[in-house]
Molecule: RNase P RNA; transfer RNA
Organism: Pseudomonadota bacterium
RNA sequence: GCAGUCGGUGAGGCGAUCGCCGGUGGGUUUUUCCCACGGGAGGAAAGUCCGGGCUUCUCCUGGGCAGGCGCUGGGCAACACCCAGUCGGGGCGACCCGAAGGAAAGUGCCACAGAAAACAGACCGCCGGCUUUCGGGCCGGCAAGGGUGAAAAGGUGCGGCAAGAGCGCACCGGGUUCCCGGCGACGGGAAUCGCAUGGCAAACCCCGCCUGAAGCAAGACAUACGGGGUUCUGGCGCCCAGGCCGCAUGGAACCUCGGUAGUUGCUGGAGCGUUUCGGUAACGGAACGCCUAGAGGAAUGAUCGCCGCCCGCCAUCCCUUGAGGCGGGAACAGAACCCGGCUUACGGCCGGCUGCCCCG
RNA sequence: GGGCGCUUAGCUCAGCGGGAGAGCACUGCCUUCACACGGCAGGGGUCGCUGGUUCAAUCCCAGCAGCGCCCACCA
Numbered sequence: 001g002c003a004g005u006c007g008g009u010g011a012g013g014c015g016a017u018c019g020c021c022g023g024u025g026g027g028u029u030u031u032u033c034c035c036a037c038g039g040g041a042g043g044a045a046a047g048u049c050c051g052g053g054c055u056u057c058u059c060c061u062g063g064g065c066a067g068g069c070g071c072u073g074g075g076c077a078a079c080a081c082c083c084a085g086u087c088g089g090g091g092c093g094a095c096c097c098g099a100a101g102g103a104a105a106g107u108g109c110c111a112c113a114g115a116a117a118a119c120a121g122a123c124c125g126c127c128g129g130c131u132u133u134c135g136g137g138c139c140g141g142c143a144a145g146g147g148u149g150a151a152a153a154g155g156u157g158c159g160g161c162a163a164g165a166g167c168g169c170a171c172c173g174g175g176u177u178c179c180c181g182g183c184g185a186c187g188g189g190a191a192u193c194g195c196a197u198g199g200c201a202a203a204c205c206c207c208g209c210c211u212g213a214a215g216c217a218a219g220a221c222a223u224a225c226g227g228g229g230u231u232c233u234g235g236c237g238c239c240c241a242g243g244c245c246g247c248a249u250g251g252a253a254c255c256u257c258g259g260u261a262g263u264u265g266c267u268g269g270a271g272c273g274u275u276u277c278g279g280u281a282a283c284g285g286a287a288c289g290c291c292u293a294g295a296g297g298a299a300u301g302a303u304c305g306c307c308g309c310c311c312g313c314c315a316u317c318c319c320u321u322g323a324g325g326c327g328g329g330a331a332c333a334g335a336a337c338c339c340g341g342c343u344u345a346c347g348g349c350c351g352g353c354u355g356c357c358c359c360g
Numbered sequence: 361g362g363g364c365g366c367u368u369a370g371c372u373c374a375g376c377g378g379g380a381g382a383g384c385a386c387u388g389c390c391u392u393c394a395c396a397c398g399g400c401a402g403g404g405g406u407c408g409c410u411g412g413u414u415c416a417a418u419c420c421c422a423g424c425a426g427c428g429c430c431c432a433c434c435a
Base pairs, nucleotide, nucleotide: 001356002355003354004353005352006351007350008349009348012307013306014305015304016303017302018301020040021039023037024036025035026034027033042332046343047342049341050340051339052338053337054215055214056213057212059243060242061241062240063239064238066211067210068209069208070207071085072084073083074082075081086100087098088097089096090095101206102205106204107203108200109199110198123146124145125142126141127140128139129138130137131136154172155171156170157169158168159167173195174193175192176191177190178189179188180187181186219264220263221262226257227256228255229254230253231252232251233250258434259433260432271290272289273288274287275286276285277284278283309329310328311327312326313325314324316323317322361431362430363429364428365427366426367425370384371383372382373381378415386402387401388400389399390398408424409423410422411421412420
């Protein structure tokens, strides 16, 4: 210098002018209007993919259906998230990725090709015997080699054999038992078994764990004006069973005409910052400090100047680095009940580490 | 804001792990004086996009994109 990988950090700053939306106080005081002070988007506010708070469905118990999750330990309000590890895979490496339980519980599928696709099998081939018209044919043995396929029933080598074969042996792989280390996933070692049943569970399923449903357009209080019809249930909330409480001119769903669209829920919270303690870490505890949008289809903007950053051009200065002038650029995006995550979109800056090349 | 669904040929749709299909439309030929109708033959597809599981994906899973539907109170 180039390529890569991991982590952190901010989301340009200051000033002036003109505006926008809430709040508080004052003038006016019925409203309108005016003045002052103070506040006003994000790291993703997004997708709505998970998990909670909150609210309603009358409440409780058991079962079912359905759905979700799935290595181990820990964190957390909870999670499909995070941290630390294990195993497997990828990369020369830094490092990254993994929906990672069970295929000897059962069922199912494995197209085409191929002799054979899971109770193995024999097309070419190898070997032995018989036969022959000398091309071959028949019977038997074998599964090493060829060929097919994504996958061919442990792999490599030596011995052995008529030819072969875990048939025997060595190493590797695998099963079983035991010992050691670890909380555990798992790792290491020893003995033993010639090896005894391939893949798919993001196919059904089995095992373990978890889950009631809906969502702030929830819901509460008002205003007004409620009326008509259909269906279901005798009860109601996914289904079934049981209990118990409350109400009954009851409840639920849908269609239709009409009316009202105001207040609240609403933002101080699993909150943020600093220091310190425990912990490898995620995180937790303590002390001190801070208040940080809460509107309705919905505001948070525009212009100018200076400074900072990046890029391009130049007939200027300079040995070079560089300086100067001019022009351009600065992304993704926009709170709508609130949090914790994930994912996606996106442009900078800084640092650690890795590989390659060049120079001293 | 919240909750659902869909995307396959030009159009409307089927297919749901092993060959991408149907109807209408389009093209050519036959028929007719000519057109329509009819008959025969044929062409046309990144299965919305990107990854993953699998030997194999339109199909199973995840993410992204586009399009469409529903919702307050009196109740």